Predicted 3D model of a 101-nucleotide RNA (SAM riboswitch aptamer (S box leader)) from Brevibacillus fluminis. Model confidence (mean pLDDT): 75 of 100. The RNAcentral record of the sequence draws on Rfam.
RNA sequence: CUCUUAUCCAGAGCAGGCGGAGGGACUGGCCCAAUGAAGCCCGGCAACCGAUAGCGACGGUGCUAACCAGCAGGAUGGAUGACCAUUCUGGCCGAUAAGAG
Numbered sequence: 001c002u003c004u005u006a007u008c009c010a011g012a013g014c015a016g017g018c019g020g021a022g023g024g025a026c027u028g029g030c031c032c033a034a035u036g037a038a039g040c041c042c043g044g045c046a047a048c049c050g051a052u053a054g055c056g057a058c059g060g061u062g063c064u065a066a067c068c069a070g071c072a073g074g075a076u077g078g079a080u081g082a083c084c085a086u087u088c089u090g091g092c093c094g095a096u097a098a099g100a101g
Base pairs, nucleotide, nucleotide: 001101002100003099004098005097006096007095008094013042016041017040018039022032023031024030026070027069028068029067043064044063045062047061048060049059050058071090072089073088074087075086076085077084078083
């Protein structure tokens, strides 16, 4: 890097320290940020694997502000011509774990 399976609706300092401008995966919105972004340390959480008689007490990963849409189809309502609104199902993309190449 590719493939397969599972999960993505819960949890964890927006009053910790260093740090200095960016960030919320992508696109479009809409937002967050010098009343301090990313990142690092510490603290915390517990999804997968391991370990255990059992327990996050422990090991390996992981996570630790947020939102909507993105493609296809169905239903309902309003116009009834394209269309608009709400909602449901599936999918794409993405993330994490385990396994395989």